[in-house]
RNA sequence: AGAGUUUGAUCCUGGCUCAGGACGAACGCUGGCGGCGUGCCUAACACAUGCAAGUCGAACGGAGAGGACAUGAAGUAUUUCGGUACGGAAUGCUCUCUUAGUGGCGAACGGGUGAGUAACACGUGGGCAACCUGCCCCAGACUGGGGGAUAACAUUGUGAAAACAGUGCUAAUACCGCAUGACAGGGUUCCGGGCAUCCGGGACCCUUGAAAGGAGAAAUCCGGUCAGGGAUGGGCCCGCGUCCAAUUAGCUAGUUGGCGGGGUAACGGCCCACCAAGGCAACGAUGGAUAGCCGGCCUGAGAGGGCGAUCGGCCACAUUGGGACUGAGACACGGCCCAGACUCCUACGGGAGGCAGCAGCUAAGAAUCUUCCGCAAUGGACGCAAGUCUGACGGAGCGACGCCGCGUGAACGAUGAAGGCCGUGAGAUUGUAAAGUUCUUUUCCGGGGGGGGAAUAAGGAUGGCAGGGAAUGGCCGUCCGAUGACGUGAACCCGGGAAUAAGCCCCGGCUAACUACGUGCCAGCAGCCGCGGUAACACGUAGGGGGCGAGCGUUGUUCGGAAUCAUUGGGCGUAAAGGGUGCGCAGGCGGCAUGCCAAGUCUGGUGUGAAAUACCCCGGCUCAACCGGGGAGACGCGCUGGAAACUGGCGUGCUUGAGUACAGGAGGGGGAGCUGGAAUUCCAGGUGUAGGGGUGAAAUCUGUAGAUAUCUGGAAGAACACCGGUGGCGAAGGCGAGCUCCUGGCCAUGUACUGACGCUGAGGCACGAAGGCGUGGGGAGCAAACAGGUUUAGAUACCCUGGUAGUCCACGCAGUAAACGAUGUACACUAGGUGGUGGGCGGUAGCGCUCAGUACCGAAGCAAACGCAUUAAGUGUACCGCCUGGGGAGUAUGCUCGCAAGGGUGAAACUCAAAGGAAUUGACGGGGGCCCGCACAAGCGGUGGAGCAUGUGGUUUAAUUCGAUGAUACGCGAGGAACCUUACCAGGGCUUGACAUACGCUGGAAUGGGCGCGCGAGCGUCCAGCCCUUCGGGGCCGGCGUACAGGUGCUGCAUGGCUGUCGUCAGCUCGUGCUGCGAAGUGUUGGGUUAAGUCCCGCAACGAGCGCAACCCCUGCCAUCUGUUGCCAGCAAGUAAUGUUGGGGACUCAGGUGGAACUGCCGGUGACAAACCGGAGGAAGGUGGGGACGACGUCAAGUCAUCAUGGCCCUUAUGUCCUGGGCUACACACGUGCUACAAUGGCCGGUACAGAGCGCAGCGAAGCCGCGAGGCAAAGCGAAUCGCAAAAAGCCGGUCUCAGUACGGAUUGGAGUCUGAAACCCGACUCCAUGAAGUUGGAAUCGCUAGUAAUCGCGCAUCAGCAUGGCGCGGUGAAUACGUUCCCGGGCCUUGUACACACCGCCCGUCACACCAUCCGAGUUGGGGGCACCCGAAGUCGCUAGUCUAACCGCGAGGGGGACGGCGCCGAAGGUACGCCUGGUGAGGAGGGUGAAGUCGUAACAAGGUAACC
Repeated sequence: AGAGUUUGAUCCUGGCUCAGGACGAACGCUGGCGGCGUGCCUAACACAUGCAAGUCGAACGGAGAGGACAUGAAGUAUUUCGGUACGGAAUGCUCUCUUAGUGGCGAACGGGUGAGUAACACGUGGGCAACCUGCCCCAGACUGGGGGAUAACAUUGUGAAAACAGUGCUAAUACCGCAUGACAGGGUUCCGGGCAUCCGGGACCCUUGAAAGGAGAAAUCCGGUCAGGGAUGGGCCCGCGUCCAAUUAGCUAGUUGGCGGGGUAACGGCCCACCAAGGCAACGAUGGAUAGCCGGCCUGAGAGGGCGAUCGGCCACAUUGGGACUGAGACACGGCCCAGACUCCUACGGGAGGCAGCAGCUAAGAAUCUUCCGCAAUGGACGCAAGUCUGACGGAGCGACGCCGCGUGAACGAUGAAGGCCGUGAGAUUGUAAAGUUCUUUUCCGGGGGGGGAAUAAGGAUGGCAGGGAAUGGCCGUCCGAUGACGUGAACCCGGGAAUAAGCCCCGGCUAACUACGUGCCAGCAGCCGCGGUAACACGUAGGGGGCGAGCGUUGUUCGGAAUCAUUGGGCGUAAAGGGUGCGCAGGCGGCAUGCCAAGUCUGGUGUGAAAUACCCCGGCUCAACCGGGGAGACGCGCUGGAAACUGGCGUGCUUGAGUACAGGAGGGGGAGCUGGAAUUCCAGGUGUAGGGGUGAAAUCUGUAGAUAUCUGGAAGAACACCGGUGGCGAAGGCGAGCUCCUGGCCAUGUACUGACGCUGAGGCACGAAGGCGUGGGGAGCAAACAGGUUUAGAUACCCUGGUAGUCCACGCAGUAAACGAUGUACACUAGGUGGUGGGCGGUAGCGCUCAGUACCGAAGCAAACGCAUUAAGUGUACCGCCUGGGGAGUAUGCUCGCAAGGGUGAAACUCAAAGGAAUUGACGGGGGCCCGCACAAGCGGUGGAGCAUGUGGUUUAAUUCGAUGAUACGCGAGGAACCUUACCAGGGCUUGACAUACGCUGGAAUGGGCGCGCGAGCGUCCAGCCCUUCGGGGCCGGCGUACAGGUGCUGCAUGGCUGUCGUCAGCUCGUGCUGCGAAGUGUUGGGUUAAGUCCCGCAACGAGCGCAACCCCUGCCAUCUGUUGCCAGCAAGUAAUGUUGGGGACUCAGGUGGAACUGCCGGUGACAAACCGGAGGAAGGUGGGGACGACGUCAAGUCAUCAUGGCCCUUAUGUCCUGGGCUACACACGUGCUACAAUGGCCGGUACAGAGCGCAGCGAAGCCGCGAGGCAAAGCGAAUCGCAAAAAGCCGGUCUCAGUACGGAUUGGAGUCUGAAACCCGACUCCAUGAAGUUGGAAUCGCUAGUAAUCGCGCAUCAGCAUGGCGCGGUGAAUACGUUCCCGGGCCUUGUACACACCGCCCGUCACACCAUCCGAGUUGGGGGCACCCGAAGUCGCUAGUCUAACCGCGAGGGGGACGGCGCCGAAGGUACGCCUGGUGAGGAGGGUGAAGUCGUAACAAGGUAACC
């Protein structure tokens, strides 16, 4: 950094897809170790169990346990009866431990979660002169003296329990008066300051108002109270920033403000009464949807985009909703009250509960852990402290969930082992890989070591230090100093042994890595393009390879690539996209000069921008991840000093932007009125007669009741010919007879004036073709609908005859269009040329300059190209509108406008891998131009009808073997099926085979012959019978065995070769150059010409190749050479006759070799060319005639059955042999032929003339026999010698006389001949007899342009025999071609195209079927929020004197105060009613999408057959 995918190819547009990174992940396969992190993203669903907030006995009274001291009972012993000793109850005092309660502090922190919240919630920067702040710090003052209760406890009672009530006793740092106390509060005043209320300081007056003690031997320490300051934490207010859609456009009644009051720590409509009527909103209010916000995290070059786990800051919440209490702080996660839902207990009366704390359980889910250890460390609460508590935290456990590190061994080792896989069988590969040898020990196992670090940290003692100044503060030195959850820890040491440790994905392209087999549009793959229908690098497996590695893939999400929402950094003529047009409010932007200001802007300083993260540097764990330290940065916001160019603000001035006036000009600009002629139709009348009209052709229609035509007169409505023009005007739509009136805009020139008054323009307003709607007129022509006629398979069309709305007028609505230049408006700048329109200036026959408008061509430039180009699509500025893949769809729905029709706005699901633009090459066109061809036409003869032959289809069959199938299969492969051929069928045989090669073993010559069985193949058997040799054996043959043979079995869509066809058509290409981004073009197009891309000329082309032509063969003329078997003129011989013979080398002929024809010559035409036309000469004249010869390519054309060949298949058979049958079938259909239908003929007789061939397993003469086919016999000839062999039509003569015949010969009967082992199925021929159809052939169709068609016979190949077919040969021998309109085929140029499998193309809509999503829908069922009303819990607040009442006052009565009770306002849940928003579901209805081969038609693409489209 890009790549794949639209096309035949190209460029562009444009979407889809991929390669990268990331993750709190999940799933599949796999899994050795360690470190550091991390782990319910879903149901803020429900939770068993344990733990998560206590602490203080140095606040207090008790209680319990234990100890010391003192006193010392009962009792026992003893006794001198006094007592003594023992004993220890009990008591007192005291100490230690424990702690239920009172009291204090804490419980508002820490921990969890993200439901709610679009908000001052958060971020950032400020403000409070409108505030509070426990514990802590600094400094000040004080701590006097009293009083009354109450838990605990005891006791009584109720209750299942939870718990509650009564009575009695008691303490305090609990509670309450009193005293003292002002720097505090209030008021007045003075000074100073400020920002309005005010703030600070001073003076005076008034009022209120404190306290608590504890420990200690003490010093003293810890507390308490009031007030000030600080620190910290909070509360409130403000600027700015913070998601989606306008298919949410209006919202608002405490609402906005005021006065007064209440309330709060505090401002405030926070709350209340009254007064006013405001407040918010397009700079997006209100409602809806979504969402905790940020530091940051991921991605990205960046700008951005996405996210908001872990860590940190803030907020909100704690089962749901409401509420307050306590307190410095809460409206309080592990507090209270009430209500709801749920769970549990219950004796049914009533109670208990809240894991979104840590573990754990259930559920949901693709998915997320241990009911662990410890307070050792850090931090927190309490305490003087010891210490207690701490699921915060520190650790361990589980999970490859992530990041990082390590290992699974190292070196040597080639017979390149075996095995696997491939194979052209040589080998290649796996592969130094293994084995093997040597070595190491991280890891692992066993043992040791452990105390080295984590900590001298807290604490105590002691000495000291810094700072303007604080704290339970900080720092330094020395001494003492308990404590380890982790932990069976780590390092390290010893022993053992390569030992314990490799997988996953991929290999068609993108994308790195290829072979084999299996499968056969199956099974399957696939991210996109796409693979799979018998050779799959794409499926599955194997081998091999590539990638990563304790992981690898997949899925999901997100950023990137995507400049595919474009600020950086896109577009809008035709690809998606300019609003139909104008006016114009808001908004945005704005000329020249100058002064001031300093909002923007620039700049200096300063505050902030927490930490962590990221970046740089340094350091600690062996490295890294991880962690520590330092630095830079942090684009932002605030404060402040400065600058003044630019923007902005205020002021002054200017004239060039804009405008005004006057003097001119052109115009279908608009409105109204009046007028006119032509035409059409109708009416009336005249003339006049049979048609008219209409069409491709017709018909409907009209006309003898008089049309059409024609003349006269009249009526009506609409539109204005010529002029008329890429001419004019208008903003657009649009405007066309003439005149008048009213009126808008525009242009040039000149002068004067105003002095930036301007440009654009979301909303808004106005105008707005045709068609449409409403009301009223009008209605000639035209003409949707409709009717009829016609066409047609149909014809609800095109064509025709009619015809109503409408078209016209007035008034109103509608508001669209391919409303187009598919091009928004304004201004400026950037070569020109030409033609129209209007004006001005100069010159003046011509011409020049200039402004405005219009059209064409063009420079630069732009553009994907086409094209645009001073009228920009160029270069810039300003503003508006619009686009973001195709379909669904301009649809649904909502809203809105409209009388309606309908318009405006305008989606989604789903689906596709494209849809598109421009240009290129082809192909095609019921497009155009030019030109060829027996293409048509002109002719001649046929086919199609008949009979037969032959091929094919079909049918039949045991088999009728196979192939060929429009042209380009069908007398084709086949140039010859009775057996053979033969591939088919039936039956019978063989199995190394009918045929080839090789090896091993074995036997024997080969070969010939006999016998048995058999139809035969074959099976079995017997006899005869070798050579060479180095003595091993070999040759030849048989048997057995192994490799293998064999296959007309499949695939012509795996192939070679060969062939058909377009087409003997004139084309097809290349190199270099040039043009184009490119496909490609040019050349090869053009003007002529030709049979021809043949040649000439021109030309950004110049050349060249394959084709054309020529070179080759046959034929036509001549010359020459050679003359046998050919020839015979002259000479000679001979015959009945014949070149028969001698001879000849003239002729014919044969075979060679040459010549000849080249548009060469003449005339004309043409461009001075090429060439064409005519002529001469010539045997032949314009390629003389014919043949061979077939460019690049097309048809997956034909052939695996000629042959060859890859792959597949069969292997006692799909091979091979044999016998017989079949390929010859026969209701039919078609092709190709033969013979005919007759007199241009048939028959009979006579008679003449070819060419080219063939012949030894052959041709076969003469002769004889037979009516004949033929037979007998036999000469000659390997052939210019002999033979086949007669040519036939023709010619001469005769006969037949128009008849199914003396035409025609099918068919059938009989008799024969020949070939052949063999003519039954199934040959040809002969003779006799028979004598069918057929009397010239419907629609349609074929061949042929001259020695041709037609007609006549002859030969040859194949072949034993068999020819109407094929291939050749000659004889006789025509007609016609005006011409290129039409049919068919082809060539060149051009045009259109939505075709490219290329028109046998493409493609549209209904219907039918299946599936999918959507819309409507009588309804039905949830959720949400709203308004009104009802009920009204807890509770605050207010009112209230019913009940009760310790402290204070009072002598007392009583009072004050308090509690309970009662009432009121508000008030959650609940209820009723109404409408709104949003989901699920719904009979049925609607259209849409998708789906290899359904139906009907043919709408579109070529003039798509009626141009298309809006």

The RNA shown here (small-subunit ribosomal RNA) has 1510 nucleotides and comes from an uncultured bacterium. The prediction has a mean pLDDT of 84.